RNA sequence: UACGAUAACGGCAAACUUAUUCGAAAGAUAGGGACGCAAAGCCACGGGCCUAAGUAGAUUCUUAUAAGGCAGCCGGGUUACCGAAA
Numbered sequence: 001u002a003c004g005a006u007a008a009c010g011g012c013a014a015a016c017u018u019a020u021u022c023g024a025a026a027g028a029u030a031g032g033g034a035c036g037c038a039a040a041g042c043c044a045c046g047g048g049c050c051u052a053a054g055u056a057g058a059u060u061c062u063u064a065u066a067a068g069g070c071a072g073c074c075g076g077g078u079u080a081c082c083g084a085a086a
Stems, first nucleotide, its partner, number of pairs: 003083002011037002016032005022027001035072001041078003045075003048070004054065003
């Protein structure tokens, strides 16, 4: 450098749920919870997905979009604990 044990020390936390003088929404944060995770740490850079108050169109409910979100969708970048086997 790479790899990843029924190893060690530890870590994170899906669904669901409670709260928020957070948000328009997607979603976020905190508590409970545990499906999973060897980067399920961090970064929206490429693709993808979600939302659409506002704006435009349309004319009352659809479309497009500025914008916002998802790192537990895939890739990329970056940092890092442990050390059996190969």

c-di-GMP-I-GGC riboswitch aptamer from Paenisporosarcina quisquiliarum, 86 nucleotides, folded computationally. Its mean pLDDT, the model's own confidence on a scale to 100, is 87.